The prediction has a mean pLDDT of 83. Transfer RNA from Candidatus Colwellbacteria bacterium CG10_big_fil_rev_8_21_14_0_10_41_28, 72 nucleotides, folded computationally. The sequence was found in a public genome assembly. Its Rfam family is "tRNA".
[in-house]
RNA sequence: CGCGGGGAAGUGUAAUGGUUGCACGCGAGGCUCAUAACCUCGAGGUAGUGGGUUCGAUUCCUACCCCCGCAA
Numbered sequence: 001c002g003c004g005g006g007g008a009a010g011u012g013u014a015a016u017g018g019u020u021g022c023a024c025g026c027g028a029g030g031c032u033c034a035u036a037a038c039c040u041c042g043a044g045g046u047a048g049u050g051g052g053u054u055c056g057a058u059u060c061c062u063a064c065c066c067c068c069g070c071a072a
Base pairs, nucleotide, nucleotide: 002070003069004068005067006066007065010024011023012022013021018055026042027041028040029039030038048064049063050062051061052060
């Protein structure tokens, strides 16, 4: 330099052009003599950045940034 994959909550991840979910973690409450486990509720996401298409973009297109891999 070329090619491919990926970037979303503190961590790991799903899905989808029409209100972004799950698990763990965190906070509160319940249960218990108490803790753990278990149950209920809650907070936390401008979805890497900019631009484009669209009535509408996390999703499609494009440039750039970062990570992983392949080839040289």